[in-house]
RNA sequence: CCCUUAUCAAGAGUGGCGGAGGGACCGGCCCCGUGAAACCACGGCAACCUGCCUUGUAAGGUGCCAAAUCCGGCGGGAGCGAAAGAUGAGGA
Numbered sequence: 001c002c003c004u005u006a007u008c009a010a011g012a013g014u015g016g017c018g019g020a021g022g023g024a025c026c027g028g029c030c031c032c033g034u035g036a037a038a039c040c041a042c043g044g045c046a047a048c049c050u051g052c053c054u055u056g057u058a059a060g061g062u063g064c065c066a067a068a069u070c071c072g073g074c075g076g077g078a079g080c081g082a083a084a085g086a087u088g089a090g091g092a
Stems, first nucleotide, its partner, number of pairs: 002091007013042004021031003025073004043065003048061003051057002069084001074081002
């Protein structure tokens, strides 16, 4: 990178460092020098996998911590579906 599958309207941030971007892409609309991204530390959420255990726990592996995956994009009259994306688990 590719394939399969489940989930995606809930939930959860401070400090340090850094110094202009960020929200995948395009359009919009937002966030941002009252400090963006990245990185680090600590904290938290959640419960996909493992463990313990049995409908829970939160020890381990991931993940996540503005806004519905921020909204729209394709189909449809339509709060629906598809596609794309993200994350987990499995596979080639």
Molecule: SAM riboswitch aptamer (S box leader)